[in-house]
Context: one part of a larger RNA
């Protein structure tokens, strides 16, 4: 290279946009580059094959024959791909109608609950735990009432419910905005798939600067436990957790399953449309289309399980994998403010 692989044994990039490239519907006409056949020219000799012959044999060497799978030129052929024009509509898009939703950014607004402040009423505890202590409390705590500050997060609804490419998104209002579903014709006419380099986005920690700080809560301190506790336990407790702006660019970033398109038994629940048929209406039934569920045939799997939401059967791209440690280290390139990312081996061992 081939080839065999990727859900859990190595092995889908975290994800989406797109460049180059590779692929790509139906039709008809040309063309004849690629394909396919004939024909010529080349394609040293030696080697390699095969028949012979010579050294006593063999190696060796000597003849002759295929053989050089190749390029190159003509001359044909038109079924495939190509190029080049015609036309279509089933693939993409696109308008007209409806529709559901915690998609997004700022913006304003509530009401619970914790702490704190003040002040009343009261009075000896309180809080903690397995038990306890350290803690708070007669300078009046805790309790209870009222008023008042600040901050952060939104109970029930709430749902293998939704919505978004992932990360992710949940009080409520209105702007502004992205996407996605359903039907039905008009309309573009292949404008399409994937997508390497690239370019955006990416939980949580951390990180610069500026603000904020209720409660939580790495660090830390103290009280317990314990043989010793640098830990489960308790009472404090500062980064942080919030908010603006910029950086990191990593997760079991997970469905451990890369994206598109066709095909290929069913059963049942649920979200969102649509037609239909019932009923006086509430509904109920049947179809169909778009999601997300259990279960299950075929068929696949080492099993284990997957099974129209595939891991089944099949094309197209792309992106990884090649025995464990050494090591996601070195070293060098390169991002970066560091922290570190990315890319990524050897020797050596079993």
């Nucleotide at each position: 290279c081939u080839g065999g692989g990727c859900g859990u044994a190595a092995a889908g990039c975290g994800c989406a946009c797109g460049u180059a490239g590779g692929c790509g519907g139906a039709u008809u006409a040309g063309u004849a580059a690629g394909u396919u056949a004939g024909a010529g020219g080349u394609g040293a000799a030696a080697u390699c094959c095969c028949a012979g012959g010579g050294c006593u044999c063999a190696a060796c060497c000597c003849u002759g024959g295929a053989a050089c799978u190749g390029c190159c030129u003509u001359u044909a052929a038109u079924a495939c791909u190509g190029c080049u024009a015609u036309u279509c509509u089933a693939g993409a898009g696109a308008u007209c109608g409806a529709g559901a939703g915690a998609g997004g950014u700022g913006a304003g607004u509530g009401g619970a609950a914790u702490u704190c402040c003040a002040a009343g009423u009261g009075u000896a505890g309180a809080g903690g735990u397995g038990a306890a202590a350290u803690u708070c409390g007669u300078a009046g705590a805790u309790a209870u009432u009222u008023g008042g500050a600040g901050g952060a997060a939104c109970a029930c609804c709430a749902g293998u419910g939704g919505c978004g490419a992932a990360g992710g998104c949940g009080g409520c209002u209105a702007c502004c905005u992205g996407g996605c579903u359903c039907a039905c014709a008009a309309c573009u006419g292949a404008c399409g798939c994937u997508a390497a380099u690239g370019c955006g986005c990416g939980a949580a920690a951390g990180c610069g600067c500026g603000g904020g700080g209720a409660g939580c809560a790495a660090a830390c301190a103290g009280g317990a436990u314990u043989a010793g506790a640098u830990a489960c336990c308790c009472u404090g407790g500062u980064a942080g957790u919030c908010c603006g702006c910029g950086c990191u660019g990593u997760a079991a970033a997970c469905g451990a399953u890369g994206g598109a398109u066709a095909c290929u038994a069913g059963a049942u629940g649920u979200u969102g449309g649509u037609u239909c048929u019932u009923u006086u209406g509430a509904u109920a039934g049947a179809a169909u289309c778009a999601g997300u569920g259990u279960c299950g045939c075929a068929g696949c799997u080492a099993a284990c399980g997957c099974a129209u939401u595939a891991a089944g059967u099949a094309u197209c791209c792309c992106g990884c994998c090649u025995g464990g440690g050494g090591a996601g280290u070195a070293c060098g390139a390169u991002c970066g403010c560091a922290a570190g990312g990315u890319u990524g081996a050897a020797a050596c061992u079993c």